[in-house]
Notes: Predicted 3D model of a 99-nucleotide RNA (c-di-GMP-I riboswitch aptamer) from an Armatimonadota bacterium. Model confidence (mean pLDDT): 82 of 100. Lineage of the source: Bacteria > Bacillati > Armatimonadota. The sequence was found by an Rfam model in a public genome assembly. Of the family's consensus pairs, 100% are formed in the model.
């Protein structure tokens, strides 16, 4: 170093979906449920992703005799403070073997 024995044993967590609750959303929670997972345990100031309440930005009707401003209003964009660890990285922690 390679080969056999050899793969085991205790056991955990929970995808989709469906109920309940918080929330603008995303999505988190609590119960049912089981798709998987040797960390699908914890950490969001790594790097993607995913939602826009609120913000700005364009525009659309409406308010005028008319026009320019405002304002309401509808829709499209941009934008985390929001969210996702069961994207991937990365710290920390951690069960049993004949390690």
């Nucleotide at each position: 170093a390679u080969u056999g024995a050899c793969g085991a044993a205790a056991g955990g967590c929970a995808a989709a979906c469906c109920c309940g609750c918080c929330g603008a959303a995303a999505g988190a929670c609590g119960g049912g449920g089981a798709c998987g997972c040797a960390a699908a345990g914890c950490u969001a100031a790594g790097g993607g992703u995913c939602u826009a309440a609120g913000g700005c930005g364009u525009u659309u009707u409406u308010u005028u005799c008319a026009u320019u401003g405002g304002a309401a209003u509808g829709a499209c964009g941009c934008u985390a403070u929001g969210a996702c660890a069961g994207c991937c990285g990365a710290g920390c922690c951690g069960c049993c073997g004949c390690a």